[in-house]
RNA sequence: GCUCCUGUAGUCUAAUGGAUAGGACGUAGGCCUCCGAAGCUUGAAAUCGUGGUUCGAUUCCACGCAGGAGCA
Repeated sequence: GCUCCUGUAGUCUAAUGGAUAGGACGUAGGCCUCCGAAGCUUGAAAUCGUGGUUCGAUUCCACGCAGGAGCA
């Protein structure tokens, strides 16, 4: 330099173009308890960026960025 793949909470991971963007772990508050790291319960937290297509984009397209693989 070329080609291909991937990008969603702190981590892992779902989501036919129409959902309140779901779940697990973790985390914060409350309850319980002699104390809880156990149990119960409530909450906060995410779509890599900019454009485009569309009535509607996490999803499709282009470019860029980041990571990975292959070739040179």